[in-house]
């Protein structure tokens, strides 16, 4: 769009369009009359103002509560008294003739009424006047009487009734009116002209500035007015111990509004949801002339939105409108449809079933085990609910009809009997069979509940903290668990928890928070006594507090939800009656608070005025003087031969006032400092008198207010922003030196800020004691002065209780109470920015949000760390001594190259490292060839004896493809051994050392790191472990809320260094004896060396000195060694996610014809170049030649290998001798003598090349060492820097060894020979302990963090102008409508009506 939601009465009326019913006719189509059947349209009454809807508007007597009306009204309904007589004149319909598309309307006859007029009667009515009574808080009112005026009515009827007018009363309902109480913003502070009030009219049901005229000048407001913005109130709802905090859907009550905006008529009631005029926006109709609409009724629809139902059923029930009733009418209402949206209440089954704990998943220490799980199959049992088949309500009672029975004759009561939209609904009985029924979310902690897989800061989770970077109970999957259950999760909102807006119930010294400081207004609080009142407070009594809700107790639906009935609260409100402590209030009084008076005394109180003084400093001016002054870490600019600085005399200016001076002292705070005077202010002590509460605080205000600023005019000597210049420094718009301007200083006027602090308002009262000092008083003895002891006001320091987070406060309170003011409420944004006030400006006071973060922040605590600060150590520096870094070479490393140049190590604490030895092997790389249960081992199980050895072919091997081969024992089963096959275990120098074990490296032989019991702290944590001292040391010693103890340290162990004992071979050789060219060679010896076992020795014991002691010092003594003798081993709690998965062992990954395994090559050896460690040198403290002395610890049978021979050598031959204090590597070298070079690239160095060679080795090509001959680079002592060492050390000089076939070893591990120099000493680098300090660091300073920057984004400010809402104000214009004048016309009428015209008001519009 549509339909439906307010009509109904013919018992008011003329009537009769349509339907029945009778009667006529009738051409069977129908027409006519008639109706006490029923009625369309019309007059007329009643109703429509109720029911239902939404919340736009209102901050308001709107609404809640209590009141009031003596200032009101009220249809229909009750009750009561009285009435109803007489006249008449229109109109709708009907008809009839127009207009116009249509809404719609014009005329003309004509006619009714419960419809209008007109006369009469009429009072407890109204009005006027008068008298009398009663009574009220007031304006008054009530009540009775007398006079005069006004006003009134309607029929219909079935005869039984229904209406009708007037009054008077009640009972509904309404209207005014007033107390209280009911938002946010002051960045809204002043508002109003009918505005306030009076008098008079007017108006209204009533009061009243509601409205007009006049007169007065008022009225509200800081207890928030006016403005702005937001909002309908309550009763209740939610939440919450509770006060409160939010809220105002259903369901009752008020109010408002009804397409915006006015506007009135009707009526008992409106200024009217489904009436009417006018504007006005919008939407339909149209013939363009003109007309209609109003779902914020029910339903439906579009639209918008994250979302929210049916164009149902009926008037049985309840209610409402008419009617006299039947009845009509009702999207009120009941009901039924949607929708798990919400409450409630049922089911999805209930027992057994485990010595097959099934299969299946899922887990794991995996031949097994656990868990899903009695879970499941089986077996037995139930039937709610489903499902079939049958029954089947209550709501129903009233009305109606017929009947009967009582009376008061149309009322009551009783019988039948009719009347159910839900509904064939509930319900009830019966079939059927576990059959027809489970999900969602969540498992890191909070908060109940774990595992695997996969994933690898990626997909992803997240409420807050926070998970994820190869082992994720935190992502996704899976098994399993856990909460809930027809529902779960999750998203927004409210309240709680938040005592985190704190009334109940916080707080401002440092966390956010005391105004910068007095004075004072309002205001808030406020000493004794006594009386009186009774406002506040208390207690009792009434009335209100609607119902529903909520509670509590019983009932009704099979139980619950729901719903009924009775109770109990309903904390508030109004009234009354008593009580009189407190508080108010009034009144008398009082004297401690408060002030005044008097005397004393006191101070750096006064930016209040005047004088005046000295020293300093700058300038002048005069002399002395002469070459530098000044100034700094250093310098320089700068000043100075034109004579400075310095020195002296004289003048002169302007500022501030050394000492004293202080832990003082005055001041309200800012602040006050030379002396003196005047002049103002103030605490304070004493005595007492006077006032008699006068007091405290104190928003607002007013005053005062440090510096820097500003404005005028003055003054300017030093200082000294800005500027200049010199240095500093990467750079220095600083710091530091030279100059300098406003400034600083004076007078008037402004600024009004500060770490304006005690980060601690102001006043008062209470509460232990110690010291100190500033102004005072008192007291005893004969008086000063000191002092004592006491008392008041100040200023400080320490503590008792007490507070406090803790630091700390502690009578000057941050203790314990009272009054009052001020401020805060997470960090940032931001004390910004808008606006406003204040200023001359700077610029100050009030003072926000957006947006962002998850913290900022306090106190302390334990490390770390300071270019903090004390003590103390160390080859850390300093004194020395030799090196590195330049050359050439070795060897490592980085780069780089390469098929590969395997691989790990990276600051110190990697780089001659892992390797103590890569030509194959090694060896892991790389190429090319091969193998696949596999190169190695175990085990079972077959099977063989073809095994093992020999061997051919092919090849680089390695493999392949063959040949030949009858082992050994035996109880004769078989074993042994060895092979194939098949199984089980393969293997990996692949990855993670950030998944470990084990082991190491650093800090470091550095003194340190801990606990147990007590004590201290809320506590992290302290103490002890710190302090005085002392040592090499947490070593010891002394003191102490500690008292022990443990791991470190020392010692014990090994080695050296005297000795002594016991032994005497291979070692030794004094005597004695043999013997050699020589020799411990040989008898013998033990005596010495020396081997090896075992003891002693060394403890600050002793002495002097200092010290309480521990301990310290001593050219002490003695002693082989003196103060841990020397050297070694041994490394505390712990740090570096420090190395190492390639020693080994290990968890997970990942490879399986390969990332395993076998071979042959090559490579690990490369080489523009850097870089670490090291050899050899640059010569004369040396080179060479010749000669010649001494070691000590080691090796050695696949082994060291003698003598002799040969070779120039390397080496060869050679074999003696040796399992070793017997032999043997092996001649040590520097040294020493004595020759010789003579300072040169050398007679120095010796690299790199040629050539010949010798040795291991299958094999020296890549890619060995090593001889000999030849060549003879580079290098003249090394920039910056940097490294070892303190005594038998450094430097120097050879020896062995391990690895090993050989050897690139100049490397490493030991051995002994020779043999210094220096330390004043702890300012300093550098590392380290210990105590104390600061800290914003806790990954620890290689910390933290500040600020500007490209680009993107997000929020907010500002901005010439452009735009859109509301609003006030003026002015014009002005519908409809009210009111008022006029007034054609109408009318028998001077009465009544009235078009129209006009005045004034006004909504919209300009």
């Nucleotide at each position: 769009a549509u339909g439906c939601a307010a009509g109904u009465c013919g018992a008011a009326c003329g009537g009769u369009a349509a339907g029945g019913a009778u009667c006529a006719c009738u051409u069977c189509g129908g027409u006519g009359a008639u109706u006490a059947c029923a009625c369309g349209a019309g007059u007329g009454g009643c109703g429509c103002a109720c029911g239902g809807g939404u919340g736009c508007g209102u901050a308001a007597c709107g609404c809640g509560u209590a009141u009031g009306c003596a200032a009101c009204c009220u249809a229909c309904c009750u009750u009561u008294a009285a009435c109803a007589g007489g006249a008449g004149g229109a109109u709708a319909g009907c008809u009839c003739c127009g207009a116009g598309a249509a809404a719609u309307u014009g005329g003309g006859a004509u006619u009714a009424a419960u419809a209008c007029u007109c006369c009469a009667u009429a009072a407890u009515a109204u009005u006027a006047u008068u008298u009398u009574a009663u009574u009220g808080c007031a304006u008054g009112a009530u009540a009775a009487a007398a006079u005069a005026a006004u006003u009134a009515a309607a029929g219909c009827u079935a005869c039984g009734g229904c209406g009708g007018u007037u009054a008077a009363a009640g009972a509904u309902g309404g209207g005014c009116a007033u107390g209280c109480g009911u938002g946010a913003c002051a960045u809204u502070a002043g508002c109003u002209g009918g505005u306030u009030g009076g008098u008079a009219a007017g108006g209204u049901a009533a009061c009243g500035g509601c409205u007009u005229a006049c007169c007065a000048a008022a009225g509200c407001u800081a207890c928030g007015a006016u403005g702005u913005c937001u909002a309908g109130g309550g009763g209740g709802u939610c939440u919450g111990a509770g006060a409160g905090g939010a809220u105002g859907a259903u369901c009752c009550c008020c109010c408002a509004c009804a397409c915006u905006g006015g506007u009135a008529c009707u009526g008992a009631g409106a200024c009217a949801c489904g009436g009417a005029c006018c504007a006005g926006a919008c939407u339909c109709c149209u013939a363009c002339g003109g007309g209609a609409g109003g779902c914020a009724g029910c339903a439906g629809u579009g639209a918008g939105g994250a979302a929210u139902a049916u164009u149902g059923g009926u008037c049985a029930a309840u209610g409402g409108a008419c009617g006299c009733a039947a009845g009509u009418c009702u999207g009120a209402a009941c009901c039924a449809g949607c929708c798990a949206u919400g409450c409630c209440g049922c089911g999805u089954g209930c027992a057994g079933g485990a010595u097959u704990g099934a299969c299946g998943g899922c887990c794991c220490u995996a031949u097994g085990g656990g868990u899903u799980g009695u879970a499941a199959a089986c077996u037995g049992c139930u039937u709610u609910u489903a499902u079939u088949u049958g029954g089947g309500a209550a709501g129903a009672a009233a009305g109606g009809u017929c009947g009967c029975u009582a009376c008061g004759a149309g009322u009551a009561g009783u019988g039948a009997u009719u009347u159910g939209a839900c509904g064939g609904u509930a319900c009830c009985a019966u079939u059927u069979g576990a059959a027809u029924a489970a999900g969602c979310a969540c498992c890191g902690g909070c908060u109940a509940a774990c595992u695997c897989c996969g994933u690898g800061c990626c997909a992803g989770c997240a409420g807050c903290c926070g998970c994820g970077g190869u082992a994720a109970u935190a992502c996704g999957g899976a098994g399993g668990g856990u909460g809930c259950a027809a529902g779960c999760g999750u998203u927004a909102u409210c309240c709680g928890g938040a005592a985190u807006c704190a009334c109940u119930g916080g707080g401002u010294u440092u966390a956010a928070a005391g105004g910068g400081u007095g004075c004072g207004u309002a205001g808030g609080u406020g000493g004794a006594a006594u009386a009186a009142u009774a406002a506040g407070u208390c207690a009792g009594g009434c009335g209100u507090g609607a119902a529903a809700g909520g509670u509590u107790a019983c009932a009704g639906u099979u139980u619950a939800a729901c719903u009924g009935u009775a109770g109990a609260c309903u904390u508030g409100c109004g009234u009354u009656u008593g009580a009189u402590a407190c508080u108010g209030u009034u009144a008398u009084u009082c004297u401690u608070g408060a002030a005044u008076u008097a005397a004393g005394a006191u101070g750096a109180g006064g930016u209040u005025u005047g004088g005046c003084a000295g020293a300093a400093u700058g300038c002048g001016a005069c002399a002395u003087g002469u070459a530098g002054c000044g100034g700094u870490g250093a310098a320089a600019u700068g000043c100075a031969u034109a004579g400075a600085u310095a020195u002296g005399u004289c003048g002169u200016a302007g500022a501030a006032u050394a000492c004293c001076g202080a832990u003082u002292g005055c001041g309200a705070a800012g602040g006050c400092a030379g002396c003196c005077a005047a002049c103002c202010g103030g605490a304070c002590u004493u005595a007492a008198a006077u006032u008699g509460a006068c007091a405290c605080u104190g928003a607002g205000g007013c005053a005062c207010g440090a510096a820097a600023g500003c404005g005028u005019g003055g003054g300017g000597a030093g200082c000294g922003a800005a500027c200049a210049g010199g240095a500093u420094u990467a750079g220095a718009u600083a710091c530091c030196c030279u100059g300098g301007u406003a400034g600083u200083c004076c007078a008037c006027g402004c600024c009004c800020u500060a770490a304006a602090c005690g980060a601690u308002g102001u006043u008062c009262a209470c509460u232990c004691g110690a010291u100190g000092u500033u102004g005072g008083g008192a007291u005893g003895a004969a008086a000063u002065a000191a002092g004592a002891u006491u008392u008041c006001a100040g200023c400080a320091u320490c503590c008792a209780a007490g507070g406090g987070a803790a630091a700390c406060c502690g009578a000057u309170a941050a203790g314990u109470g009272a009054a009052c003011c001020a401020c805060c409420u997470g960090g940032g944004g931001a004390g910004u920015a808008c606006g406003u006030u204040c200023g001359c400006a700077a610029g100050a006071a009030u003072g926000a949000a957006a947006c962002u973060c998850a913290a900022a922040g306090g106190a302390a605590u334990u490390g770390a760390c300071g270019g903090g600060g004390g003590u103390c150590c160390g080859c850390a520096c300093a004194a020395g001594c030799g090196g590195u870094g330049g050359a050439g070479c070795a060897u490592g490393u980085g780069g780089u190259u390469u098929a590969a140049u395997u691989c790990g190590g990276u600051g110190a604490u990697a780089c001659g490292c892992g390797a103590g030895g890569a030509a194959c092997c090694u060896u892991a790389c790389c190429u090319g060839g091969g193998c696949u249960a596999g190169a190695a081992u175990g085990c079972u199980a077959a099977g063989c004896g073809u095994u093992a050895u020999u061997u051919g072919g092919u090849g680089a091997a390695a493999g392949c493809c063959g040949a030949a081969g009858u082992u050994c024992c035996u109880u004769c089963g078989g074993g042994a051994c060895g092979u194939u096959u098949a199984g089980c275990a393969a293997g990996g120098u692949g990855c993670u050392g950030c998944a470990u074990g084990g082991c190491u490296g650093u800090c470091g032989u550095c003194a340190g790191c801990u606990c147990g019991u007590g004590c201290c702290g809320u506590g992290a944590g302290g103490u002890g472990u710190u302090g005085g001292g002392u040592u090499a040391a947490g070593u010891c010693c002394c003191g102490c809320a500690a008292c022990g103890a443990g791991c470190g340290c020392a010692a014990c162990c090994c080695u050296u260094g005297u000795c002594c004992u016991u032994a005497g071979u291979u070692g030794c050789c004094a005597a004695c004896a043999u013997g050699u060219a020589a020799a411990g060679a040989u008898g013998g010896g033990g005596a010495c060396u020396c081997u090896a076992a075992g003891g002693a020795g060394a403890c600050u014991g002793c002495c002097g000195g200092c010290g309480u002691a521990a301990g310290c010092c001593g050219c002490g003594a003695g002693g082989a060694a003196g103060g841990u003798g020397g050297g070694g081993a041994c490394g505390a709690c712990g740090u570096c996610a420090a190395g190492u998965c390639a020693u080994c062992a290990u968890g997970g990954c990942c490879u399986u014809u390969a990332u395993g395994c076998c071979c042959a090559g090559g490579g690990c050896u490369a080489c523009a170049c850097a870089c670490g460690u090291g050899c050899u040198a640059c010569a004369a403290u040396g080179g060479u030649g010749c000669a010649u002395a001494c070691a000590g610890a080691g090796g050695g049978c696949a082994g060291c290998g003698a003598a002799g021979c040969c070779g120039c050598g390397a080496g060869g031959u050679g074999g003696a001798g040796c399992c070793a204090a017997u032999c043997u590597c092996a001649c040590a070298a520097a040294g020493u003598g004595c020759a010789u070079c003579c300072c040169a690239g050398u007679u120095c160095a010796g690299a790199u090349u040629g050539a010949a060679g010798u040795c291991u080795g299958c094999a020296a090509c890549c890619c060995g060492a090593c001889u000999u001959c030849a060549u003879g680079a580079a290098g003249g002592u090394g920039g910056a820097a940097u490294c070892g060492c303190u005594a038998g050390u450094a430097a120097u000089c050879g020896c062995a060894c391990a690895u090993c076939a050989g050897c690139c070893a100049u490397g490493g591990u030991g051995c002994g020979g020779u043999g210094a120099a220096u330390a004043c000493g702890u300012u300093c680098c550098c590392g380290g302990a210990c105590c104390u300090u600061g800290u914003a660091c806790a990954c620890a300073c290689c910390g933290c963090c500040c600020g500007u920057c490209a680009a993107g984004c997000c929020a907010u400010g500002g901005a010439a102008g452009c735009u859109g809402g509301g609003g006030g104000u003026g002015c014009c214009u002005g519908a409809a409508g009210g009111u008022g004048g006029u007034g054609a016309c109408u009318c028998a009428a001077u009465a009544g009506g009235g078009a129209g015209c006009u005045a004034u008001c006004u909504a919209a519009g300009g």
Predicted 3D model of a 1406-nucleotide RNA (small-subunit ribosomal RNA) from an uncultured organism.
It matches the Rfam family "Bacterial small subunit ribosomal RNA".